[in-house]
The RNA shown here (Guanidine-I riboswitch aptamer) has 112 nucleotides and comes from Devosia sp.
It was read from a public genome assembly, where an Rfam model found it.
The prediction has a mean pLDDT of 79.

RNA sequence: AGAGUUAGGAGCUAGGGUUCCGGCGCCGCAGUAGCGGCGCGUCUGGUCCGAGAGCACCCACCGGCGCGGGAGACAUCCGGCCGGGACACGGCGGGACAAAAGCCCGGGAGAC
Numbered sequence: 001a002g003a004g005u006u007a008g009g010a011g012c013u014a015g016g017g018u019u020c021c022g023g024c025g026c027c028g029c030a031g032u033a034g035c036g037g038c039g040c041g042u043c044u045g046g047u048c049c050g051a052g053a054g055c056a057c058c059c060a061c062c063g064g065c066g067c068g069g070g071a072g073a074c075a076u077c078c079g080g081c082c083g084g085g086a087c088a089c090g091g092c093g094g095g096a097c098a099a100a101a102g103c104c105c106g107g108g109a110g111a112c
Base pairs, nucleotide, nucleotide: 004112008058009057011055012054015049016048020046021045022043023040024039025038026037027036028035029034061084062083063082064081065080067079068078069077087107089110093105094104095103
């Protein structure tokens, strides 16, 4: 100085906060039931957000087959079946939604 390219989709989880629901507290109204306002996420929850480096699935793609199809021996094409579909250390800071985060910037900087 250079290279390490690309790496899709839906579901879920770790994790995350607090718009909404629920919960808790205070206050007001009400005969009770209850209704309303404010506050609390240091509130176990439901909704919600949610991983490249978490889980599991499907695809693209790749390989194989004495498999099927046409006039069909080979090749090609279309389809089927089987297999693969991997790896992966990582900030600070900033950004979004109500808000936060293992979200996004980001398989980035850096490390190696």
Of the family's consensus pairs, 100% are formed in the model.